[in-house]
Molecule: Glycine riboswitch aptamer
Organism: Caulobacteraceae bacterium
């Protein structure tokens, strides 16, 4: 200074699966003050979804005592209208670190 890798961050893209039942609070609408609609929140339930995390088994790797290790699997957390979130990918900043 260039390459490669790794981690922060920042932009962009990003799947799946019920806008599910019942109950209750508060709130609008309406109102013959009685039904009945509709919203946010919880609280329960039955159905489901894996691509935060978590947990396993494992091909393979390794310094081979043991140990790392999935986009597979388990759903414990999460999540199923939208927004948030989102494994992963790609593109910049800036820091480490390895070769020349």
């Nucleotide at each position: 200074u260039c390459g490669a890798c790794u981690c922060u961050c920042g932009c962009g893209g990003g799947a799946g699966a019920g806008a599910u039942c019942g109950g209750g609070u508060c709130u609008c609408g309406a109102u013959u003050c009685g039904a009945c609609g509709g919203g946010c929140c919880u609280c329960g339930g039955a159905g489901c979804c894996g691509a935060a995390g978590g947990c396993g088994c494992a091909a393979c790797c390794g310094c081979c005592c043991c140990g790392g290790a999935a986009a597979c699997g388990c759903u414990c957390a999460g999540g199923c209208a939208a927004a948030a979130g989102g494994a992963c990918c790609g593109c910049g900043c800036g820091a480490g670190u390895c070769u020349g």